[in-house]
RNA sequence: GCCGCCUUAGCUCAGUUGGUAGAGCAACGCAUUCGUAACGCGUAGGUCCGGAGUUCAAAUCUCCGAGGCGGCU
Numbered sequence: 001g002c003c004g005c006c007u008u009a010g011c012u013c014a015g016u017u018g019g020u021a022g023a024g025c026a027a028c029g030c031a032u033u034c035g036u037a038a039c040g041c042g043u044a045g046g047u048c049c050g051g052a053g054u055u056c057a058a059a060u061c062u063c064c065g066a067g068g069c070g071g072c073u
Stems, first nucleotide, its partner, number of pairs: 001072007010025004019056001027043004049065005
């Protein structure tokens, strides 16, 4: 220098055909217990790496950047 993949909640990851974003763990509250943990119920938490474009509508499609991983020279 060229090619490919990844970037979504505090962490690990889903999200198939474009239609108002989810799970598990963690946190917090309640219940339970003599008390703690575990189990159970519930709550909060993300403008989806940044920008632009297409579209009635973009996490999703296109382009330009940033970061990470891998391959080739």